[in-house]
RNA sequence: GGGCCUGUAGCUCAGCUGGCUAGAGCGUCCGCCUUGCACGCGGGAGGUCAGGAGUUCGAAUCUCCUCAGGUCCACCC
Numbered sequence: 001g002g003g004c005c006u007g008u009a010g011c012u013c014a015g016c017u018g019g020c021u022a023g024a025g026c027g028u029c030c031g032c033c034u035u036g037c038a039c040g041c042g043g044g045a046g047g048u049c050a051g052g053a054g055u056u057c058g059a060a061u062c063u064c065c066u067c068a069g070g071u072c073c074a075c076c077c
Stems, first nucleotide, its partner, number of pairs: 001073007010026004019057001028044005050066005
């Protein structure tokens, strides 16, 4: 320098043939349960979907650029 893959909640990820208000588990907070804790049950908060631009009536999803990480190749030595 080039190819490919990944980037979604604090963590691990789903969703990627474009379409109701973006989800799950764990964690966290509140309540119930208990003498108390744990377990269990119910509920809540938490996300500019890496950043920007474009296409479209409509983008996490398609296109382009940039950034970060991983991987392979090339170059140099």
Molecule: transfer RNA
Organism: Candidatus Gottesmanbacteria bacterium RBG_16_52_11